RNA sequence: GGGCCGGUAGCGCAGCCUGGAGGCGCACUCGGCUUGCACCCGAGAGGUCGCGGGUUCAAAUCCCGCCCGGUCCA
Numbered sequence: 001g002g003g004c005c006g007g008u009a010g011c012g013c014a015g016c017c018u019g020g021a022g023g024c025g026c027a028c029u030c031g032g033c034u035u036g037c038a039c040c041c042g043a044g045a046g047g048u049c050g051c052g053g054g055u056u057c058a059a060a061u062c063c064c065g066c067c068c069g070g071u072c073c074a
Stems, first nucleotide, its partner, number of pairs: 001073007010026004020057001028044005050066005
């Protein structure tokens, strides 16, 4: 330098192909349960969807460029 894969909540990941209200688990907060704790049950908070631009009525999703990580080739 080039190919491929990945970047979405504090952490681990789905959703992307096929555009239409951003989710799951753990963790966290509150409540219930308990003498109390844990487990369990219910509720809640938490997001520039890596960055910028383009297409579109509408972009996490499609297109272009860039950044970061992994891997392979040189």
Predicted 3D model of a 74-nucleotide RNA (transfer RNA) from an Aigarchaeota archaeon. Rfam family: tRNA. The sequence is in RNAcentral, with records from ENA.